A computed fold for a 344-nucleotide part of an RNA from Acidithiobacillus sp. YTS05, annotated as large-subunit ribosomal RNA, domain IV.
It was read from a public genome assembly.
It matches the Rfam family "Bacterial large subunit ribosomal RNA". Its family is annotated with structural constituent of ribosome and ribosome in the Gene Ontology.
Lineage of the source: Bacteria > Pseudomonadota > Acidithiobacillia > Acidithiobacillales > Acidithiobacillus.
[in-house]
Context: one part of a larger RNA
RNA sequence: CUCGGGUGAAGGAACUCGGCAAAUUGACACCGUAACUUCGGAAGAAGGUGUGCCCUGGUAGGUUGUAGUCCCUUGCGGACGAAGGCCGAGAGGGUCGCAGAGAAUCGGUGGCUGCAACUGUUUAACAAAAACACAGGGCUCUGCAAAGACGAAAGUCGACGUAUAGGGUCUGACGCCUGCCCGGUGCCGGAAGGUUAAGUGAGGGGGUGCAAGCUCUUGAUCGAAGCCCCGGUAAACGGCGGCCGUAACUAUAACGGUCCUAAGGUAGCGAAAUUCCUUGUCGGGUAAGUUCCGACCUGCACGAAUGGCGUAAUGAUGGCCACACUGUCUCCACCCGAGACUCA
Repeated sequence: CUCGGGUGAAGGAACUCGGCAAAUUGACACCGUAACUUCGGAAGAAGGUGUGCCCUGGUAGGUUGUAGUCCCUUGCGGACGAAGGCCGAGAGGGUCGCAGAGAAUCGGUGGCUGCAACUGUUUAACAAAAACACAGGGCUCUGCAAAGACGAAAGUCGACGUAUAGGGUCUGACGCCUGCCCGGUGCCGGAAGGUUAAGUGAGGGGGUGCAAGCUCUUGAUCGAAGCCCCGGUAAACGGCGGCCGUAACUAUAACGGUCCUAAGGUAGCGAAAUUCCUUGUCGGGUAAGUUCCGACCUGCACGAAUGGCGUAAUGAUGGCCACACUGUCUCCACCCGAGACUCA
């Protein structure tokens, strides 16, 4: 010096990306316990007190229950119950030690907030999470030889099911809600019209032949779905403006004008897991705070099932703060053990 274990004056997070690690807490009984809440919880909230041994005394009491006593409806009945067995407080008195849950086992706690409702699942061997799943919600397809899927096929799954069923897709408990746009793309509907393939083949032309004919070619007309066209549909894919002026100081603009659009972002939220400028500004916390919490709104570039906003409980989850506690640190020291190293 490395690894494992232990102790420490004063201070107590000053360490550090971060209290990482360590320390604190810890059992049982009793007292006591806030906001919030889906009334279940939160909660072991928090915070306190007690705990050994001896004697009264294995006492009070409980339980089991022999003998016995009592009762009647006389029964394999019921009630009480000495003895014996098992369990066993509370109280009073005394007593020892530094210490009585004497060792070991054995929660640190609280506050604010993001995300995900929750229990679960996951990158076997660098990621356990806010990712996946989830109950619940919606849309859509499917009438049964179902839709869908596997398979050249036979056939099988779906399902020995039958729309309260099955498939696909999105969302993700619960509460309050889920605005506007169908112009584009998609899907659905539409006995008209336009376009359109094979096919049909009127008429015309060429070759050959005396001719009938054979053959080459042109091609009117009639020809599906699809596309065009006409509608519907956004919990389908998606989208949700600009400029100028205006109010008894200023500022701002309820108001007006104009251009464009399919329609111009509603409620709610907002420097946010989203804010570039930005350490925005104000307030709180600190002596001092790029983080945190509460506001404001100028949203570079939130926004409503690619869900919006809340939310008790839950979380080996992210951020911040406090108390307790400590060798994390100021600043290191010593002890026990195992190595390395040096010497023998």